Predicted 3D model of a 73-nucleotide RNA (transfer RNA) from Oligoflexus sp.
RNA sequence: GCGGGAAUAGCGUAAUGGCUAACGCACUGCCUUCCCAAGGCAGGGAUUGCGGGUUCGAGUCCCGUUUCCCGCU
Numbered sequence: 001g002c003g004g005g006a007a008u009a010g011c012g013u014a015a016u017g018g019c020u021a022a023c024g025c026a027c028u029g030c031c032u033u034c035c036c037a038a039g040g041c042a043g044g045g046a047u048u049g050c051g052g053g054u055u056c057g058a059g060u061c062c063c064g065u066u067u068c069c070c071g072c073u
Base pairs, nucleotide, nucleotide: 001072002071003070004069005068006067007066010025011024012023013022018056027043028042029041030040031039049065050064051063052062053061
């Protein structure tokens, strides 16, 4: 330099162009217990790496860009 892949909540992951972005763990409160752990109930937390475009509608499609991983030279 070229090609491919990944980026979504604190962490790990989901999500046919129809969505008010979901689940587990973690976190907060309550219940239970003498206390802890375990368990149960409820709750908060994301403008989907960044910037544009297409579309009635984009996490998803297109272009550029950043970081990381793999391969080629």

Rfam family: tRNA. Rfam describes the family as follows. Transfer RNA (tRNA) molecules are approximately 80 nucleotides in length.